[in-house]
RNA sequence: GCCUCCGUAGCUCAAUGGAUAGAGUAGUCGCGUCCUAAGCGAUCGAUGCAGGUUCGAUUCCCGCCGGGGGUA
Repeated sequence: GCCUCCGUAGCUCAAUGGAUAGAGUAGUCGCGUCCUAAGCGAUCGAUGCAGGUUCGAUUCCCGCCGGGGGUA
C1' cells in the first nucleotide's frame, strides 16, 4: 500500500431506519450499621470527525481519524 473487522457512559456491552439511545460495573447522594461492608433507593454520565440519502440515521452510502487482524 491493498483486503477485512471495529469505534456508543470512566470500563464491559445492547439497541431491525421510528416514543426519552438502554443495562452491568464504577462515581456521587441518601437509607442501612456502633463503625465499615452487604443490601435498597435516587442521581450523574455516551453514538470518533465531516458530508450525503431519508419525513426520520447509532443503524444505510462516501471521505477522513484511530484501533485489531490478514497479505507481499
Transfer RNA from a bacterium, 72 nucleotides, folded computationally. Rfam family: tRNA. By type it is a transfer RNA. It was read from a public genome assembly.